[in-house]
RNA sequence: GCAUUGGUGGUUCAGUGGUAGAAUUGGUCGUUGCCAUCGACUAGACCCGGGUUCGAUUCCCGGCCGAUGCA
Numbered sequence: 001g002c003a004u005u006g007g008u009g010g011u012u013c014a015g016u017g018g019u020a021g022a023a024u025u026g027g028u029c030g031u032u033g034c035c036a037u038c039g040a041c042u043a044g045a046c047c048c049g050g051g052u053u054c055g056a057u058u059c060c061c062g063g064c065c066g067a068u069g070c071a
Base pairs, nucleotide, nucleotide: 001070002069003068004067005066006065007064010024011023012022013021018054025043026042027041028040029039030038047063048062049061050060051059
């Protein structure tokens, strides 16, 4: 340099053209004589720009970053 692939809460992963879910994490409350465990509630995210579309996290193009392969 070229090709392929990925980018989603603090972290690890789902997901689909109609505003995103789980685990974990933080906070509050309950349970207990205290701690732990457990339960309830709550907080927290679609890498950036453009295009298509009534509507884009999803499709297309470019950029950035990571991984793999070839040179």
RNAcentral holds the sequence, with entries from ENA. A computed fold for a 71-nucleotide RNA from Neophaeococcomyces mojaviensis, annotated as transfer RNA. The organism belongs to Neophaeococcomyces, within Eukaryota. Its Rfam family is "tRNA". It is annotated as a transfer RNA.